[in-house]
Transfer RNA from a Candidatus Doudnabacteria bacterium, 73 nucleotides, folded computationally. The prediction has a mean pLDDT of 80.
RNA sequence: GCCAACCUAGCUCAAUUGGUAGAGCAACGGUAUCGUAAACCGUAGGUUGUGAGUUCGAUUCUCACGGUUGGCU
Numbered sequence: 001g002c003c004a005a006c007c008u009a010g011c012u013c014a015a016u017u018g019g020u021a022g023a024g025c026a027a028c029g030g031u032a033u034c035g036u037a038a039a040c041c042g043u044a045g046g047u048u049g050u051g052a053g054u055u056c057g058a059u060u061c062u063c064a065c066g067g068u069u070g071g072c073u
Stems, first nucleotide, its partner, number of pairs: 001072007010025004019056001027043005049065005
């Protein structure tokens, strides 16, 4: 330099080819226990990497940029 994949909650990852964004772990509160942990119940947490375009509507489609990983030279 060229090619490909990926970027979503604190972390790991979903979201069936456009229709109000979820799970596990972690965090917080509670139940229980002499007490702690495990367990059980609940709560909170997101400008979906950034900017633009298409559309009534974009995590999803298009373009540019940034970042991560891999391959080729």